Small-subunit ribosomal RNA, 3' major domain from an uncultured bacterium, 460 nucleotides, folded computationally. Rfam family: Bacterial small subunit ribosomal RNA. Rfam links the family to the GO terms structural constituent of ribosome and ribosome. Its mean pLDDT, the model's own confidence on a scale to 100, is 81. The RNAcentral record of the full RNA draws on ENA, Greengenes and SILVA.

[in-house]
Context: one part of a larger RNA
RNA sequence: UGACGGGGAGGCGCACAAGCAGUGGAGCAUGUGGUUUAAUUCGAUACAAAGCGAAACACCUCACCAGGGUUUGACAUGUAUCUGCAAAUCCCGUGAAAGCGGGACUCCUUCGAGGGUGAUACACAGAUGCUGCAUGGUUGCCGUCAGCUCGUGGCGUGAGCUGUACCGUUAAGUCGGGAAACGAGCGCAACCCACACCGUAUGUUAAAUAUUCAUACGGAACUGCCCCCUUUUGGGGGAGGAAGGCGUGGAUGACGACAAAUCCGCACGGCUCUUACAUCCUGGGCUACACACAUCCUACAAUGGCGAAUAACAACGAGUUGCAAACCGGUAACGGCAAGCUAAUCUCUAAAAUUUCGCCCCAGUUCAGAUUGAGGGCUGCAAUUCGCCCUCAUGAAGUCGGAAUUGCUAGUAAUCGCAAAUCAGCAGGUUGCGGUGAAUACGUUCUCGCCUCUUGCACA
Numbered sequence: 001u002g003a004c005g006g007g008g009a010g011g012c013g014c015a016c017a018a019g020c021a022g023u024g025g026a027g028c029a030u031g032u033g034g035u036u037u038a039a040u041u042c043g044a045u046a047c048a049a050a051g052c053g054a055a056a057c058a059c060c061u062c063a064c065c066a067g068g069g070u071u072u073g074a075c076a077u078g079u080a081u082c083u084g085c086a087a088a089u090c091c092c093g094u095g096a097a098a099g100c101g102g103g104a105c106u107c108c109u110u111c112g113a114g115g116g117u118g119a120u121a122c123a124c125a126g127a128u129g130c131u132g133c134a135u136g137g138u139u140g141c142c143g144u145c146a147g148c149u150c151g152u153g154g155c156g157u158g159a160g161c162u163g164u165a166c167c168g169u170u171a172a173g174u175c176g177g178g179a180a181a182c183g184a185g186c187g188c189a190a191c192c193c194a195c196a197c198c199g200u201a202u203g204u205u206a207a208a209u210a211u212u213c214a215u216a217c218g219g220a221a222c223u224g225c226c227c228c229c230u231u232u233u234g235g236g237g238g239a240g241g242a243a244g245g246c247g248u249g250g251a252u253g254a255c256g257a258c259a260a261a262u263c264c265g266c267a268c269g270g271c272u273c274u275u276a277c278a279u280c281c282u283g284g285g286c287u288a289c290a291c292a293c294a295u296c297c298u299a300c301a302a303u304g305g306c307g308a309a310u311a312a313c314a315a316c317g318a319g320u321u322g323c324a325a326a327c328c329g330g331u332a333a334c335g336g337c338a339a340g341c342u343a344a345u346c347u348c349u350a351a352a353a354u355u356u357c358g359c360c361c362c363a364g365u366u367c368a369g370a371u372u373g374a375g376g377g378c379u380g381c382a383a384u385u386c387g388c389c390c391u392c393a394u395g396a397a398g399u400c401g402g403a404a405u406u407g408c409u410a411g412u413a414a415u416c417g418c419a420a421a422u423c424a425g426c427a428g429g430u431u432g433c434g435g436u437g438a439a440u441a442c443g444u445u446c447u448c449g450c451c452u453c454u455u456g457c458a459c460a
Base pairs, nucleotide, nucleotide: 001460002459004456005455007454008453009452010451011450012449013448015444016443019408020407021406022405023404026298027297029295030294031293032292033291034289035288042053043052064284065283066282067281068280069279070278073124077123078122079121080120081119082118084117085116089104090103091102092101093100094099107115108114126273127272129271130270131269135267136266137262138261139260140258142256147186148185149184150183151182152181153162154161155160166177167176168175192250193249194248195247197219198218199217200216201215202214203213222244225238226237227236228235229234300401304360305359306358307357308356309355311354317348318347319346322341323340327336328335329334367398372393373392374391375390376389377388378387414436415435416434417433418432419431420430
């Protein structure tokens, strides 16, 4: 000087408390451990791994396993030689395919040779092989915490200190006062984006630009005004206002620590393989299953379930290899035909909780839906391992969950549906969107984490 303390003082945070809804019990989904396996590819492992890389594992992906092939190679550049004229395509045989063998067809040209293609040989290619403890880049976490430093000066033999301590204050090393310090930088704040109010202009796709709406540009909030406290900064209250004291949310993440994560996104040093750890193909596996853990979903019902009326009301988005209306067929999944739309025009698109009427009457039930059987539909070369959906039948556990533990302070929690990315197909996951819409916060003693000062120290 730091780090640490079951030392002290002060301060903060859904950290506790006050509340609401959960997890832990059940079934299922997904991930992980373990076990099994020819293989169950690899990585991630307290917080900060475990619906994580993966915004989609039938083939491909694919790295794993079994088997069958190739060896200048699936891919790139160059040199030399040679040969054919093509490569592609088609046919035959063999084969699970890849491939191998045979055949057919067949180049351009300025005729020098060149270009293209093929073969042979050599340089080389290739590696999701190893090392994240050789690295770049990127990321997590402390933490959107308020810190981390520098120049000159001063103090000290020096390590170092001061500045950055103190008194107030703030979300903030924010600001004020004072002070051997005076200044400055990276952070804080602001500048950026969205939302909320108003004005002006414009009006495509509208009957109409009047409103709503959309687009663009401006305005508006600054403790500006009043009162009180305060020496000032600032604090408390009020008015006006759409909005009030950081208006709300986002983006933005200092110096560093964890030899944190990633060589399987990419790049790259070194090492290793080179008839194999490269590469092609078929099939299998990543989907196994006494069990343990994590995160969800659905429930255990009457604030409910079912039927009907379809009686309402959204927003974000997506669409030409696409979105597909209406009509017709089918109980349905879906199929047929087909209008419109390169989109404020057309379509996806029905929002659902909600409302009204009726039934159920507290039961393992008209709750719950696992599991299983039968029959169908869709995508795709292919649905057995291993996809999704529909109909009929079947009708398991489960009656609110031990110790323990999670999230949330407002349009939040809870609850309800919708869209998108990925995608041929597949969403209980993710990322967004809107609808309905609470309770509680006395307070900082305690738990956890953090910041500042101080003290101790056998630690560095």